[in-house]
C1' cells in the first nucleotide's frame, strides 16, 4: 500500500415515534370536537455489530456410505447525510464511507 468472506426467515428485546386506541387537558347537558408524544401506556416500527428458534449452505464425523443424524460456522470500532411509513428510530442505503 492492497484484497476476500460473513445466507434467509419467525418470535422477542434494547430502542423508536404518534396513524388508531387509551389516558390527560380544554370544551359540551350528552354524544362528540380540539390539543399536546415534554403521556409511564395497548396496537404499530424495530437491530450486521442484542436474545432464542426454523430452514438453507459449507466443512468434518457417524452410518447400511443411501436415507439420515451429530458437531462446528469465528470476529465485528463506525459517522454525517439521505430514504420509507402517520412518524421516528439501533429500520433501509449499510459488515457502506471512514477508522483500526
Nucleotide at each position: 500500500a492492497a484484497a476476500a468472506a460473513g445466507g434467509u426467515u419467525g418470535c422477542c428485546u434494547a430502542g423508536g415515534g404518534u396513524u388508531c386506541c387509551g389516558a390527560c387537558a380544554u370544551u359540551u347537558g350528552a354524544a362528540g370536537a380540539u390539543g399536546g408524544g415534554c403521556c409511564u401506556g395497548g396496537u404499530c416500527c424495530g437491530a450486521g455489530a442484542g436474545g432464542c428458534g426454523g430452514c438453507a449452505c459449507a466443512u468434518g464425523a457417524a452410518g447400511u456410505u443411501u436415507a439420515u443424524u451429530c458437531a462446528u460456522g469465528a470476529c465485528a470500532c463506525g459517522g454525517a447525510a439521505g430514504g420509507a411509513u402517520a412518524a421516528a428510530a439501533g429500520c433501509c442505503u449499510g459488515g457502506g464511507a471512514g477508522a483500526g
About this RNA: Predicted 3D model of a 100-nucleotide RNA (Guanidine-I riboswitch aptamer). It was read from a public genome assembly, where an Rfam model found it.